[in-house]
RNA sequence: GGAGUCGGAUGGACCAUCGCCGCGGGCCUUUGGGGCCCGGGGAGGAAAGUCCGGGCGCCACAGGGCAGGGCGCUGGAUAACAUCCAGAAGGAGUAACCCUUGGACAGUGCCACAGAAAAUAAACCGCCAACGCAGAGUCGUCAAUUCUGCAGGCAAGGGUGAAAUGGUGGGGUAAAAGCCCACCAGUUACCGCGGCGACGCGGCAAGCUCGGUAAACCCCGUCCGGCGCAAGACCAAAUAGAGGGACGCAUGAGGCCGGCCCGGCCGAGUCCCCGGGUAGGUUGCUAGAGGCUAGGAGCAAUCCUGGACCCUAGAGGAAUGAUGGUCACCCUUAAGCUCUACACUCAGGGAACAGAACCCGACUUACAGUCCGGCUCCUCAU
RNA sequence: GCUCCCGUAGCUCAGGUGGAUAGAGCGAUCGCCUCCUAAGCGAUAGGCCGCAGGUUCGAAUCCUACCGGGAGCACCA
Numbered sequence: 001g002g003a004g005u006c007g008g009a010u011g012g013a014c015c016a017u018c019g020c021c022g023c024g025g026g027c028c029u030u031u032g033g034g035g036c037c038c039g040g041g042g043a044g045g046a047a048a049g050u051c052c053g054g055g056c057g058c059c060a061c062a063g064g065g066c067a068g069g070g071c072g073c074u075g076g077a078u079a080a081c082a083u084c085c086a087g088a089a090g091g092a093g094u095a096a097c098c099c100u101u102g103g104a105c106a107g108u109g110c111c112a113c114a115g116a117a118a119a120u121a122a123a124c125c126g127c128c129a130a131c132g133c134a135g136a137g138u139c140g141u142c143a144a145u146u147c148u149g150c151a152g153g154c155a156a157g158g159g160u161g162a163a164a165u166g167g168u169g170g171g172g173u174a175a176a177a178g179c180c181c182a183c184c185a186g187u188u189a190c191c192g193c194g195g196c197g198a199c200g201c202g203g204c205a206a207g208c209u210c211g212g213u214a215a216a217c218c219c220c221g222u223c224c225g226g227c228g229c230a231a232g233a234c235c236a237a238a239u240a241g242a243g244g245g246a247c248g249c250a251u252g253a254g255g256c257c258g259g260c261c262c263g264g265c266c267g268a269g270u271c272c273c274c275g276g277g278u279a280g281g282u283u284g285c286u287a288g289a290g291g292c293u294a295g296g297a298g299c300a301a302u303c304c305u306g307g308a309c310c311c312u313a314g315a316g317g318a319a320u321g322a323u324g325g326u327c328a329c330c331c332u333u334a335a336g337c338u339c340u341a342c343a344c345u346c347a348g349g350g351a352a353c354a355g356a357a358c359c360c361g362a363c364u365u366a367c368a369g370u371c372c373g374g375c376u377c378c379u380c381a382u
Numbered sequence: 383g384c385u386c387c388c389g390u391a392g393c394u395c396a397g398g399u400g401g402a403u404a405g406a407g408c409g410a411u412c413g414c415c416u417c418c419u420a421a422g423c424g425a426u427a428g429g430c431c432g433c434a435g436g437u438u439c440g441a442a443u444c445c446u447a448c449c450g451g452g453a454g455c456a457c458c459a
Base pairs, nucleotide, nucleotide: 001378002377003376004375005374006373007372008371009370010369012327013326014325015324016323017322018321020042021041023039024038025037026036027035028034029033044353048364049363052361053360054359055358056228057227058226059225063262064261065260066259068224069223070222071221072220073087074086075085076084077083088101089100090099091098102219103218107217108216109213110212111211124158125157126154127153128152132150133149134148135147136146137145138144166184167183168182169181170180171179185209186208187206188205190203191202192201193200194199232283233282234281235280243273244272245271246270247269254266255265256264276458277457278456290310291309292307293306294305295304296303297302329350330349331348332347335345336344383455384454385453386452387451388450389449392408393407394406395405401439410426411425412424413423414422432448434446435445436444
């Protein structure tokens, strides 16, 4: 210098004018209201998607079982998690780094087409025909032997497929095959050592080597009661329970916003259809698992302790904006400067994704431009 | 805001239980019939199955993320 990889920060600043939405104070007024003045405040890194997890609230201080759902290597962090940190095993890459993760010897299902066969059975081509049967030949006959066919044996090779029952060599055989043996690879069991553990290293034994799929049912482990601020609490306002239907009145309907059962509590009315009325106020409500900083523990995520340090939307279909100027950033061509280029001056243009609605932690997705850092590889120079 | 559902041909829908060259009706185009049109008969075209990753030998179908569209909700009596 180039290529790559992993992160982090920022998401314009100031001034003027005109507005918008809350809050506090004062004044005026025609007082369920309106106006004026002053002060102070007013979006984000994702406020978004709503996939997860909590807080908070109500239902019983949320209880037992079945069903259902989420998660899934190990250890840790946390209020909790599908998040984060540190590791383990396997895989791609020269490397930094990245990706994947319980069980397929508990059971069931599925594996199109092709193929003999898609998992406990089988043979199309092929190899062999030892043992057995039949026929023919050699031979004068038997014996012996050869050939052909059948019954039969084999799974070495070919072929099919996404996937076909370890690999190499030797023995063995009629031909073969872990059928047997040696070595290699794997699996399982046991022993020793190391590690909290996943697991690693070493030893030893068994021919154990018998497919894939669990983002198929399922098994194992673990977690989950339901509903959500339109939760909930209080106060107002308004009338029509007039009509139709179903179940029930303690032999208990129904309710406790869950699919079912049990158990508990309440319990005389409840539910549906069709109509009717009000759709106003207060609260919940924003200072919190908050940030910054110092010290300590830890590899880290994070935690503990201290600090007279910092923080100010809270709202109802919903405000947070517009214009002008200066500066900063980026781009462009022309001119000036200059031998040329950079830089500078001047002129013109650009600036994303998006927007709170109870709160928080996470993840995911979107994003103009700028800045910073760690690591790896290649090349050049010294 | 919260809770759910859907996306397949121009339109309305099947297929979702993995094995596909993705079907049906209407519509479109061409031909036959008719003096002409309609109806009828025959044929043809038309689809990245909303989009992108993943699981699998194989995805319209299963899983995840995104995009687009739609539905429901308060209180009184």